RNA sequence: GGCGAAGUAGCUCAGUUGGCUAGAGCAUGCGGUUCAUACCCGCAGGGUCAAGAGUUCGAGUCUCUUCUUCGCCA
Numbered sequence: 001g002g003c004g005a006a007g008u009a010g011c012u013c014a015g016u017u018g019g020c021u022a023g024a025g026c027a028u029g030c031g032g033u034u035c036a037u038a039c040c041c042g043c044a045g046g047g048u049c050a051a052g053a054g055u056u057c058g059a060g061u062c063u064c065u066u067c068u069u070c071g072c073c074a
Base pairs, nucleotide, nucleotide: 001073002072003071004070005069006068007067010026011025012024013023019057028044029043030042031041032040050066051065052064053063054062
C1' cells in the first nucleotide's frame, strides 16, 4: 500500500430483510430474605448505537468519508 471483518451500557453481546419508547446477562447502588455474610428475589441508575455527512415520513440497520482494533496479501 491492497482486501476483508468488527466498533451498541463499566464488561460480554443481541437487535429477524428500515417502523412506533434501544434490550439481555454479568457488574454497580438500594430494598427484601438472614443473627450476619453469601446465594436467591425485586427495583433503580447507567447509552451522543466510534465520528461526520447523505437517502427516507422515519436509520443501530441502507450509502459515502474518516478514526480505532484485528486478520490476510504484498

RNAcentral holds the sequence, with entries from ENA. Predicted 3D model of a 74-nucleotide RNA (transfer RNA) from Candidatus Wallbacteria bacterium HGW-Wallbacteria-1. Its mean pLDDT, the model's own confidence on a scale to 100, is 81. Its Rfam family is "tRNA".